[in-house]
Context: one part of a larger RNA
């Protein structure tokens, strides 16, 4: 990893509802007793329970009761008989409960299954290990050489010194023994702690044997939460025990119908719950939604400054500051600040003199939809939502960010498009068809359909990423200036005089700087000078003028498409190939392709209406209309397994089981036949469940 087997909503009691049945103003027995052969059945048993009356906190009263001094009242009840329905009538029915059983749900119990970490009780452990007690054993060899003692020296006597002797020490080196500091190996090991090479202690707080002591709410501890039998922040075994688990995982056949939520309020509540909302079923009502019209409420968008505030400039001017004033003061003044006021121009979620569009409420008539609406009861699930568009808040006018409102989709939705891609665009899949039409999006090839048509644009592979900003890119439009009285560009020539203007300055001569600059003269024209240049001059040039030439030239604004701005990490921003009068862009036109959409043909299922048949509210058939995506979940109908009861059958002329198989059923499944097998099995009708396996790091076995 796979295969096989096992593996999860059971049972009792109570309550609510549902269906079915008995009896019915009643329904029903419990314990117990009796009879019968057991299981059990039958009979007896009316204590009790529910209902037939309510109301009040209650005493209590009662078709009424409570409230209250009392109710004009109010709250909860009463209309059971002169009532309603059917029937010509006679007559019948309604008004209703209760007791069993069925199914669904809830409660109490382990209560769908598996799973703790733990808690408590009673026991078992110190053969491991910790400490202690008793009694024993062990430590090769080598080294050092304390005190004491003795002798000598020394002294008044000592101390002290020297020598010999001596053999002290948590002394030294180092085996056994004990330990475990480093490193390598080992890491499904040779080993659940070891091996190699080194290391430390080795007469000591040393090591070891045997016997004994201390026990879990405890012991022991040279102290590490360390040890107490490979287990220790509280051992192990059994029991309470199926502890509890608002948590995780798992929960087994089929088909059909409907189909959510991720919100609100409360919650020691926030990943849990309760009620409501939203879904399903049943019953009863008769409403509901959309469009149009009319009438309303309202203070948003926008706008405005009349209020409340904010904010800007100017004027005016209380008040304050500065200056002047023999500054005591009056007074004068001010390029200081400045209330109120005026003018101008602004801003506001918590400003409004104003004020929409939508939305909302109601009414009326008409049209559309066709059960969508409301109520009651029974069953749920949901309380982590996500993205997109629009309107807002938070944030940084960040986030695949956080939080609201309205809508869409996903969730629970497949199909087509967007290369690929829950949430975008198109579109809601009952089944079948080698039929048709379309949507989004496409039509050169990959790749279904136009190398379609018309008119333009783009030259950047722009298209096929990006901003402020920049630019004689290019197309279109508007406007303006100059121009055959010759423009613009180019070429030829002139560009002068007073004068080197005045001042300044070392110098300042058109050209450092200051002043003047409509100075004046000669002129076709020429600035008291546009730039380069010189130390200053000089020189070059421009404005301006003439000539040559001969037709357009210049400026501003708007629009379309392009250009620059443009640096990143696997490989180049079209899916690729490739594309330039396009296969790009703009506008227009015709055609085609394209989906599970729509249509056509056939088939299945559900609901409604109508008709027909059968005795029948039930079943069958026909016609018409509508519907059939689906998670949680609700409802309906079935298949299969085992056993029981009854019936009908099969079986050695071969049961079950197993293997094969082209048949039947929408499916779960069911036959027939053949083989194998060798003794039981099936149909039908009902009943009862150890009743369906792929998942639980499931359990057991096997490969």
């Nucleotide at each position: 990893u796979c295969c096989g087997g096992c593996g999860a909503g059971c049972u009792g009691c109570g309550c609510c509802a549902u269906g079915c049945g008995g009896c019915a103003a009643g329904g029903u027995u419990a314990a117990g007793c009796a009879u019968c052969c057991a299981a059990g059945a039958u009979g007896c048993g009316g204590a009790g329970c529910c209902g037939a009356a309510g109301u009040g906190a209650a005493a209590g009263c009662a078709a009424g009761c409570g409230u209250u001094a009392a109710a004009a009242g109010c709250g909860c009840g009463u209309a059971a008989g002169c009532g309603c329905c059917c029937g010509u009538a006679a007559g019948g029915g309604c008004a209703a409960g209760u007791c069993a059983c069925u199914u669904g749900g809830c409660g109490c119990a382990g209560g769908c299954c598996c799973g703790a970490a733990a808690c408590c009780g009673g026991g078992u452990g110190a053969c491991c290990u910790a400490u202690c007690c008793a009694u024993g054993c062990c430590c090769a060899g080598g080294u050092u050489g304390a005190a004491a003692g003795c002798g000598c020296u020394g002294u008044a006597a000592a101390a002290a010194g020297c020598g010999c002797c001596g053999g002290a020490g948590g002394a030294c080196c180092g085996a056994a023994c004990c330990c475990a500091c480093g490193u390598c190996c080992g890491u499904u090991g040779a080993a659940a702690a070891g091996g190699g090479c080194g290391g430390g202690g080795a007469u000591g707080a040393g090591g070891c044997g045997u016997g004994g002591a201390u026990a879990g709410c405890g012991g022991a501890g040279a102290a590490a939460u360390u040890c107490c039998a490979a287990u220790c922040g509280a051992a192990c075994c059994c029991g309470g025990a199926g502890a509890u688990a608002g948590c995780u995982g798992g929960u087994u056949c089929u088909c059909c119908u409907c189909g959510a939520a991720a919100u609100a309020g409360c919650u020691u509540u926030a990943g849990g719950g309760c009620u409501a909302g939203c879904c399903c079923g049943c019953a009863g009502g008769g409403a509901g939604c959309c469009u149009c019209a009319u009438g309303g409420a309202g203070g948003u968008a926008g706008a405005g400054c009349a209020c409340u505030g904010a904010a800007u400039u100017u004027c005016c001017u209380a008040g304050g500051g500065g200056g002047c004033g023999u500054c005591a003061a009056a007074g004068c003044u001010u390029a200081c600040c400045g209330a109120a006021g005026a003018a101008u121009a602004u801003c506001a979620a918590a400003c409004u003199c104003c004020g929409a569009a939508u939305g909302c409420c109601a009414u009326g008539g008409a049209g559309g939809c066709g059960c969508u609406c409301c109520u009651g009861c029974g069953g749920a699930g949901u309380c982590a939502g996500g993205c997109c568009g629009c309107c807002g808040g938070a944030g940084a006018u960040a986030a695949g960010u956080c939080c609201g409102g309205c809508g869409g989709c996903c969730g629970a939705a497949a199909g087509g498009g967007a290369a690929a891609g829950a949430g975008c665009c198109c579109a809601g899949a009952c089944c079948c068809g080698c039929g048709g039409c379309u949507a989004a999006g496409g039509c050169c090839c990959c790749c279904a359909a136009g190398u379609g048509c018309g008119u333009g644009u783009u030259a950047a592979g722009u298209g096929g990423c990006a901003a402020a900003g920049g630019a004689u890119g290019u197309g279109g439009g508007a406007u303006u200036u100059c121009c055959a009285g010759g423009a613009c560009a180019g070429c030829c020539a002139g560009g002068a005089u007073g004068u080197u203007g005045g001042c300044u300055c070392a110098g300042a001569a058109g050209c450092a700087g200051c002043c003047a600059u409509c100075c004046a003269u000669u002129c076709a024209a020429a600035g008291a000078g546009u730039g380069c240049g010189u130390a200053a001059c000089a020189g070059c040039u421009c404005a301006c003028u003439g000539g040559c030439c001969g037709a357009g030239a210049g400026g501003u604004c708007c629009c379309g498409c392009g250009c620059c701005g443009a640096a990143g990490a696997u490989g180049u921003c079209c899916g690729g190939g490739g594309c330039u009068c396009a296969a790009a862009c703009a506008c227009g036109c015709c055609g085609c392709c394209g989906a599970a959409g729509c249509c056509c043909g056939g088939g299945g299922g559900g609901g409604g209406a109508g008709g027909g048949g059968g005795a029948a509210u039930c079943c069958c058939c026909c016609u018409c209309c509508c519907c059939c995506g689906g998670u949680a979940g609700a409802g309906g109908a079935g298949c299969a397994u085992u056993c029981u009861u009854a019936c009908u059958g099969c079986g050695g002329c071969g049961a079950a089981g197993c293997c094969g198989u082209a048949c039947c059923g929408c499916a779960a499944g069911g036959a027939g036949c053949g083989g194998u097998g060798g003794a039981g099995c099936a149909u039908u009708a009902a009943g009862a469940a150890g009743a369906g396996a792929g998942a639980a790091u499931g359990c057991c076995g096997g490969a």
The prediction has a mean pLDDT of 85. Predicted 3D model of a 703-nucleotide part of an RNA (large-subunit ribosomal RNA, domain II) from a Lachnospiraceae bacterium. The full RNA is in RNAcentral, with records from ENA. Its Rfam family is "Bacterial large subunit ribosomal RNA".